[in-house]
RNA sequence: AGGCUGUUAGCUCAGUGGUUAGAGCACACUCUUGAUAAGAGUGAAGUCACUGGUUCAAAUCCUGUACGGCCUA
Numbered sequence: 001a002g003g004c005u006g007u008u009a010g011c012u013c014a015g016u017g018g019u020u021a022g023a024g025c026a027c028a029c030u031c032u033u034g035a036u037a038a039g040a041g042u043g044a045a046g047u048c049a050c051u052g053g054u055u056c057a058a059a060u061c062c063u064g065u066a067c068g069g070c071c072u073a
Base pairs, nucleotide, nucleotide: 001072002071003070004069005068006067007066010025011024012023013022018056027043028042029041030040031039049065050064052062053061
């Protein structure tokens, strides 16, 4: 320098154009217990990396940027 790939909750990840953006773990509270753990219930937590565009509608498609990974030279 060229190519491919990833970026979504605190962490690990799903979500291939439309219905409210989700799961597990973690966290808070409640129940249970003499007290813990386990179990059950409830809850909080998101600019979907950023930017511009396409579309009636974008986490999803396209351009560019940033950061990480891989390959080639």
A computed fold for a 73-nucleotide RNA from Lepidodinium chlorophorum, annotated as transfer RNA. The prediction has a mean pLDDT of 81. The gene name in the source record is trnI. Rfam family: tRNA. The family's RNA type in Rfam is transfer RNA.